[in-house]
RNA sequence: GUGGCUGUAGCUCAAUUGGUUAGAGCGCCAGACUGUGGCUCUGGAGGUUGGCGGUUCAAGUCCGCUCAGCCACCCCA
Numbered sequence: 001g002u003g004g005c006u007g008u009a010g011c012u013c014a015a016u017u018g019g020u021u022a023g024a025g026c027g028c029c030a031g032a033c034u035g036u037g038g039c040u041c042u043g044g045a046g047g048u049u050g051g052c053g054g055u056u057c058a059a060g061u062c063c064g065c066u067c068a069g070c071c072a073c074c075c076c077a
Stems, first nucleotide, its partner, number of pairs: 001073007010026004019057001028044005050066005
């Protein structure tokens, strides 16, 4: 340089193949329980879906460019 894969909450992953307000577990915060802690239970916060643009009535999902990581190949030494 060329091609491919991945990127969604702090972490690990979903989202039925374009359709209601993007969810779950763990973690975090508060409360209940307990003499304290843990366990358990209840509630809550937390997201520009890597970024920009486009298509569409509607985009996490489709298209273009771009960024980061990984893999393969090519060239040079």